[in-house]
The RNA shown here (transfer RNA) has 73 nucleotides and comes from Niastella sp. It matches the Rfam family "tRNA".
């Protein structure tokens, strides 16, 4: 320097362009217990990595620019 691939909650991943972005764990509340832990029920927690166009309608599709990874030089 050039390909391909990814980037969505603390963490691991879902979500056909179509109407409030969701699971599971982890934290947090509560029930349970003497109490901890299991276990059981609930809450909270996203401006979908950034700017920007296409669309009535973008996490999704296009370019750019920033990180991961893989390969060619």
């Nucleotide at each position: 320097u050039g390909g391909c691939u990814c980037g969505u909650a603390g963490c691991u991943c879902a979500a056909u362009g179509g109407u409030a972005a969701g699971a599971g764990c982890a934290u947090c509340u509560g029930c349970c217990u003497u109490a901890u832990a299991c276990g059981c029920a609930g809450c909270a927690g996203g401006c979908u990595a950034c700017c920007g166009g296409u669309c009535c309608a973008a996490g999704u599709c296009c370019g750019g620019u920033c990180g991961g990874g893989c390969c060619a030089a």